[in-house]
Bacterial RNase P class A from Marvinbryantia sp., 349 nucleotides, folded computationally. The organism belongs to Marvinbryantia, within Bacteria. The gene name in the source record is rnpB. The coordinates come from a structure-prediction model, not an experiment, and the mean pLDDT is 75. Rfam family: Bacterial RNase P class A. From the family's description: Ribonuclease P (RNase P) is a ubiquitous endoribonuclease, found in archaea, bacteria and eukarya as well as chloroplasts and mitochondria.

RNA sequence: UGAGUAGAGUAAAUGGUCGCGGCUGGCUGUCCGAAAGGUGCCAGGCGAGGAAAGUCCGGGCUUCACAGGGCAGGAUGCCGGAUAACGUCCGGUGGAGGCGACUCCAAGGAUAGUGCAACAGAAAUGUACCGCCUGAGAGUAAUUUCAGGUAAGGGUGGAAGGGCAGUGUAAGAGACUACCGCCUGUCUGGUAACAGACGGGGCACAUGUAAACCCCAUCCGAAGCAAGACCGAAUAAAAGCAUAUGGCGGCCCGUCAGCUUUAGGUAGGUUGCUUGAGUCCGGCGGCAACGCCGGAUCUGGAUAGAUGACCAUUCACGACAUAACCCGGCUUACCGCUCUGCUCAUAGA
Numbered sequence: 001u002g003a004g005u006a007g008a009g010u011a012a013a014u015g016g017u018c019g020c021g022g023c024u025g026g027c028u029g030u031c032c033g034a035a036a037g038g039u040g041c042c043a044g045g046c047g048a049g050g051a052a053a054g055u056c057c058g059g060g061c062u063u064c065a066c067a068g069g070g071c072a073g074g075a076u077g078c079c080g081g082a083u084a085a086c087g088u089c090c091g092g093u094g095g096a097g098g099c100g101a102c103u104c105c106a107a108g109g110a111u112a113g114u115g116c117a118a119c120a121g122a123a124a125u126g127u128a129c130c131g132c133c134u135g136a137g138a139g140u141a142a143u144u145u146c147a148g149g150u151a152a153g154g155g156u157g158g159a160a161g162g163g164c165a166g167u168g169u170a171a172g173a174g175a176c177u178a179c180c181g182c183c184u185g186u187c188u189g190g191u192a193a194c195a196g197a198c199g200g201g202g203c204a205c206a207u208g209u210a211a212a213c214c215c216c217a218u219c220c221g222a223a224g225c226a227a228g229a230c231c232g233a234a235u236a237a238a239a240g241c242a243u244a245u246g247g248c249g250g251c252c253c254g255u256c257a258g259c260u261u262u263a264g265g266u267a268g269g270u271u272g273c274u275u276g277a278g279u280c281c282g283g284c285g286g287c288a289a290c291g292c293c294g295g296a297u298c299u300g301g302a303u304a305g306a307u308g309a310c311c312a313u314u315c316a317c318g319a320c321a322u323a324a325c326c327c328g329g330c331u332u333a334c335c336g337c338u339c340u341g342c343u344c345a346u347a348g349a
Stems, first nucleotide, its partner, number of pairs: 001345010012314007020047002023044005029039001031038002049320001053331002056329005061224004073220005078092005093107001094105004108215002113213002115209003129154002131150008162180002165177003181203001182201008228271004237262005245257004278297008315318001
C1' cells in the first nucleotide's frame, strides 16, 4: 500500500423566531368548583430511538384459578457457567468452511415402533445386467446354449453396506493378515462435554431421513395496563317522610310528584404511570458473560394523543424510522463517517 476479518462509536452542527406537551415558580377575571384545584397569562428549565419497529421469546406487575398427581398441548435438546428469567449471553467440546485472522451448526435417540425415499438401475436390502471362473453340450473355428460359483472390475444412483493393500482362490470373498474406520473394555487427563493410550471383537446389530410421526429428558396454570384499584353524575330501582310536604277541592288507603337515604357502578374523573433488574464514573473479583462496593445523577408520560415549522451561516448535503405499563433479549430496516484489535499478500528499511 492492497485485500480481508472481528468489534466499538456517531446518526449534520450553531444561533434566532413562532408553535405544541409535561414540570417548577409567580400573577389573574363577581370564568368553573363546596374545597383541593382547574382555566387563562408570564417566566424558567425539559421534551423519542439505536433500532422507539416486528410483537418472536423471557421476566416484573395485575386479576382469576390452584392439596397432590396425571392426560392433552407447547417449547427446548453437546458440556460448564451467567442471570429475575430466557429459546438470550459467555467460556469450552465435537463437526463443517477458510492459507489465515475468523465464521457457521436445532449438535439427544434410526438395535422401541411406524412412515417416506422421485428418476435411473438387474437389484434400494439383501441384489448377478455386463464382466470373471468352473462343469456339461453344440460348432472345424470364431462363437454360442444350459447349470452353478463370484460383489474384485464395469455400469445406474445421493446411497450398492466397512475402506485400502496383501495372502489366498478355478475366479472371488473379513475367508485370513497389517493399517485406518466402527463396536466394545480398562486406564490416564479433564467439574463435564470429550480427548489420549493399551487391549478385545472379523464387522453381526444391516442405507438415509426425527425443523416426518414418534421415543427419552427438562421446563411451562390462564389472560393481559382496553390488566386492575378508587371516586362517581343523569335516568331507572328500593326504603323512609313525624300532632311535619304537595296534587287526586274533607279524612283513611292507594297513586303521582317532591325530599332524604341506600345499593349498583353507566357517562365522566383519579390512579396504575414512570426512581428503574435506571444511567454515568471509579475501584475490586472473574479468561468472559457478569457480580460486589463507593460516588454522582434523574431529563417524555400524552389519552385523539406533544418533540414541529420557518429563517440565517457552515459542511461530508443528511439513511432507516416516531414512545403509549416497564425492563432483558432476538430478528429485521438503515445515507454515510470515524476509531481500535487481528490476518494475508507485496515492497522498503